[in-house]
RNA sequence: GGGCAUUUAGCUUAGUCUGGUUAGAGCGCGUGCCUCACAUGCACGAGGUCAGAGGUUCAAAUCCUCUAAUGCCCA
Repeated sequence: GGGCAUUUAGCUUAGUCUGGUUAGAGCGCGUGCCUCACAUGCACGAGGUCAGAGGUUCAAAUCCUCUAAUGCCCA
């Protein structure tokens, strides 16, 4: 220098191929119940500018372009 893949909550991730309800789950965190207390269990809750910017569209995590980070391959 060229090619490919990945990027979503504190962590691990689903959803992208086929655009459409308010963006979900597990763990973790907070509160309450339970207990003498803790753990377990149960209930509720907070937490996401979907890596960044731009474009297409009535509508974008999803399609297109550029950029960034990480990993792999070729030279």